[in-house]
Description
The prediction has a mean pLDDT of 77. The RNA shown here (c-di-GMP-I riboswitch aptamer) has 87 nucleotides. The sequence was found by an Rfam model in a public genome assembly.

RNA sequence: AAUUUGAUUUGGCAAACCUGCCGAAAGGUCGGGACGCAAAGCAUUAGUGCCUAAGCAGUAUUACUGUAUGGUUGACUGGCCGCAACU
Numbered sequence: 001a002a003u004u005u006g007a008u009u010u011g012g013c014a015a016a017c018c019u020g021c022c023g024a025a026a027g028g029u030c031g032g033g034a035c036g037c038a039a040a041g042c043a044u045u046a047g048u049g050c051c052u053a054a055g056c057a058g059u060a061u062u063a064c065u066g067u068a069u070g071g072u073u074g075a076c077u078g079g080c081c082g083c084a085a086c087u
Base pairs, nucleotide, nucleotide: 002087004085005084006083012037013036017032018031020029021028022027035074041080042079046077047076048075049072050071051070055067056066057065058064059063
């Protein structure tokens, strides 16, 4: 430096759901809570996907359609970095 295996010990993260707050919504966040996670560690202005549609546009009549500049990495691929053991 790389491959493979593992995370037993010491530990880590925390889905659904509930409370408060923010938000048009999606969603985020504090606390509780554990379904799971070996990178569910980091970044995301790398690509793709997914969610929402305030505003805007259109249709047309108070509704429908489209649209991200709003979100999502516990969606996939790629990038960066770590612990233990073997070789």